RNAcentral holds the full RNA, with entries from ENA. This is a predicted structure of a 723-nucleotide part of an RNA (large-subunit ribosomal RNA, domain II) from Koliella sp. HS-2024a. Its Rfam family is "Bacterial large subunit ribosomal RNA". The prediction has a mean pLDDT of 82. A source record names the gene rnl. Lineage of the source: Eukaryota > Chlorophyta > core chlorophytes > Koliellaceae > Koliella.
Context: one part of a larger RNA
RNA sequence: GUCAGCGAGUAAAUAAAAAAAGCAAGCUUAAGCGGAUACGUGGAGGCCUAGAAAAUACGAGUUGUAAAAAAGCGUAAAGUUUUUUUUAUUUGACCCGAAACCAAGUGAUCUAGUCAUGAGCAGGUUGAAAAUUCGAUAAAACGUUUUGGAGGACCGAACUCACGUCUGUGGCAAUAGGCGGAGAUGACUUGUGACUAGGGGUGAAAAGCCAAUCGAACUUGGAAAUAGCUGGUUUUCUGCGAAAUCUAUUGAGGUAGAGCGUAUAAAUAAAAAAAAGGGGGGUAGAGCACUCGUUGGGUAAAGGUGGCCCAAAGCUUUACUGAAUCCAAAGAAACUCCGAAUACCCUUUUUUUAAAAAUACAGACAGACUAUGGGCGCGAAGGUCCAAAGUCAAGAGGGAAACAGCCCAGAUCGAUCGCUAAGGUUCCAAAGCAUUCUCUGAGUGGUAAAGGAAGUUUUUAAGCGAUAACAACCAGGAAGUAGGCUUGGAAGCAGCCAUCUUAUAAUGAAAGCGUAAUAGCUCACUGGUCUAUGCUUAAAAGCACCAAAAAUGUAACGGAGCUCAAGAGAAUCACCGAAGCGGCGACUUGCUUGAUAUUCGAAUUCAUGCAUGCUAUGCAUGAUUAAUGUGAAACAUUCAUGCAAGGGUAGCAGAACGUUCUGUAAGUCGAUAAAGAUCAAGCGUUAGCUUGCAUUCAAGAUAUCAGAAGUGAGAAUGCUGAC
Numbered sequence: 001g002u003c004a005g006c007g008a009g010u011a012a013a014u015a016a017a018a019a020a021a022g023c024a025a026g027c028u029u030a031a032g033c034g035g036a037u038a039c040g041u042g043g044a045g046g047c048c049u050a051g052a053a054a055a056u057a058c059g060a061g062u063u064g065u066a067a068a069a070a071a072g073c074g075u076a077a078a079g080u081u082u083u084u085u086u087u088a089u090u091u092g093a094c095c096c097g098a099a100a101c102c103a104a105g106u107g108a109u110c111u112a113g114u115c116a117u118g119a120g121c122a123g124g125u126u127g128a129a130a131a132u133u134c135g136a137u138a139a140a141a142c143g144u145u146u147u148g149g150a151g152g153a154c155c156g157a158a159c160u161c162a163c164g165u166c167u168g169u170g171g172c173a174a175u176a177g178g179c180g181g182a183g184a185u186g187a188c189u190u191g192u193g194a195c196u197a198g199g200g201g202u203g204a205a206a207a208g209c210c211a212a213u214c215g216a217a218c219u220u221g222g223a224a225a226u227a228g229c230u231g232g233u234u235u236u237c238u239g240c241g242a243a244a245u246c247u248a249u250u251g252a253g254g255u256a257g258a259g260c261g262u263a264u265a266a267a268u269a270a271a272a273a274a275a276a277g278g279g280g281g282g283u284a285g286a287g288c289a290c291u292c293g294u295u296g297g298g299u300a301a302a303g304g305u306g307g308c309c310c311a312a313a314g315c316u317u318u319a320c321u322g323a324a325u326c327c328a329a330a331g332a333a334a335c336u337c338c339g340a341a342u343a344c345c346c347u348u349u350u351u352u353u354a355a356a357a358a359u360a361c362a363g364a365c366a367g368a369c370u371a372u373g374g375g376c377g378c379g380a381a382g383g384u385c386c387a388a389a390g391u392c393a394a395g396a397g398g399g400a401a402a403c404a405g406c407c408c409a410g411a412u413c414g415a416u417c418g419c420u421a422a423g424g425u426u427c428c429a430a431a432g433c434a435u436u437c438u439c440u441g442a443g444u445g446g447u448a449a450a451g452g453a454a455g456u457u458u459u460u461a462a463g464c465g466a467u468a469a470c471a472a473c474c475a476g477g478a479a480g481u482a483g484g485c486u487u488g489g490a491a492g493c494a495g496c497c498a499u500c501u502u503a504u505a506a507u508g509a510a511a512g513c514g515u516a517a518u519a520g521c522u523c524a525c526u527g528g529u530c531u532a533u534g535c536u537u538a539a540a541a542g543c544a545c546c547a548a549a550a551a552u553g554u555a556a557c558g559g560a561g562c563u564c565a566a567g568a569g570a571a572u573c574a575c576c577g578a579a580g581c582g583g584c585g586a587c588u589u590g591c592u593u594g595a596u597a598u599u600c601g602a603a604u605u606c607a608u609g610c611a612u613g614c615u616a617u618g619c620a621u622g623a624u625u626a627a628u629g630u631g632a633a634a635c636a637u638u639c640a641u642g643c644a645a646g647g648g649u650a651g652c653a654g655a656a657c658g659u660u661c662u663g664u665a666a667g668u669c670g671a672u673a674a675a676g677a678u679c680a681a682g683c684g685u686u687a688g689c690u691u692g693c694a695u696u697c698a699a700g701a702u703a704u705c706a707g708a709a710g711u712g713a714g715a716a717u718g719c720u721g722a723c
Stems, first nucleotide, its partner, number of pairs: 001723006011091013026047003032041003051058001061073003094232002097229001101222006112196009121186001123155003126151001130147002134143002159183003163180005198214001200210003235656006245258005260363001261361004270353010285338001286336002291332002294329006302321002304318001306316003367392004372387005397408003412586003417582003423576003426560003432573001434572006445562001451546002455543010472529005478502003483497003508523001511522003587646005593640003599632002606622006657712001659709005667702003676696003679692005
């Protein structure tokens, strides 16, 4: 991992609600006792029949107050017992799951320390004290020789340790192996026996060690500890269908009340949308009349500066500042002389079908994105927080290449029917290389700004132009004069000043290059040649261009490919296109209309019993419907007509299927083969059911209708077994 089996809302008590049943102004027993699964007995007690008040009192009233009043709660309304279902509470309470806490015990054969008693340490080296020989000394000191054998001394096996590295890492091994390493007469190593025990021991101290377990051992028990947390929770179908908000919370991933969902019965007439009418507002916008802040100018108090003045006072001045006021401009969430659209409230009308309350049961209180109005942020974020919509959540289908939240559109089921939406119609790929008029040349389309540019199209305005424009080419571009000044020089052209006059078709006391200064080359300006549906300038709009750099590979149309658009703008007609809409067929639910049967009551008939009574009547119980007539009921059966509805998570409600056991069942089936297993076939909307002289097997199985549950597995890193 697969397969098989097992595996999770149960039981008791109490309460509430609903349904059913019994009795009913009443209903009912509990323990116990008798009997022994029946049932009988038991009326203690409980609920209800009257309330108000803290209570005594009181009482259809009562409390309130000194007494009143107001005001509150009452005065109408049937209950009670049992069963079933749902929910709550208390218990393990749907199942599995802690780390922990406490109690009583068991451990020092591992390991830590200690005690007692034993054992072990090849070999080699060094050579302390002390003694001794000789020398030395006055004697010592001291030197020297030999002996000697000290040491947490040295080298190095056994032994003990574990510093490095490699291997190993489901290993040889739950700590090993290889190669090196440290100590190796000591605070050494080690055998045996004993002692210290869990908030305790022991510790040359690492929170180390205390039996592969230690920041509190192990075993058993309290114990199914608790878990606002995670995971799991088993058949089917049908109806409806949320929330991710507010308030509160030692509250924030929990919970409670409200809002939102579901079910219920009776009663009610309300709710939504549209239109019309009537309202209040201070938002958007706008405005500057107030408040705050701002710009320019006029007038200008006051202050400052300068002058007159020895000083003071005074007079006077101004490229200074400037209250106030006037003119003009203009800002504001916490400004308003103004002021919408929407929204909201009320009334009326129309249309539609639901709306409110009560009771029971929930779920939910992590929301996400999109466009809009705002706060925070950087007018950042797939950011965050509000408002008011939509979608997703809980929504499939078509489109956007792919793509919860975008666009279209809400899937009961079936089919090779039709019409459309968004979006599309060259091919991939259903449908137009559709039609008409334009634009684009950039593969723009098929990423991006400021800014830039004789790209191109359209439009507007002003001007020049056959008395010849614009461009090009030919020619001229002069004289006073080298203007004056400056300067070494300054001659149109370093600089300063001036910038005239003449001759001319025209020609600057010169726009640029150039020279040391001249010279020289152009320009302005003029004539000629040539020639125009022309030219110059400015502005607006459309589409393009540059600006434009990223990491595996084109890679920024989904691809092929498209310029003869299959690109862009405008217009038109077709077609395609969805689970939308329509047509056909089917199912379920609700409503409507109609039919059908059923039930109940009454009358009649029969039987039995009892009472009266004396053979008839009354009552009760039971049975029977052959026939006739009459009435009522419904929630209820079946069938049919018409209409409507049927996406769905959490969740609520309803209806069913199947399993085991009990009664039915002393029945039925079964050796002429039960159950089970395998295979096949058939039936049903599903869970499922049925059949087979098909195979296997061998002894029990069980319709129907009820009852009771150890009642349904694919998930829990589920448990057990097999492979």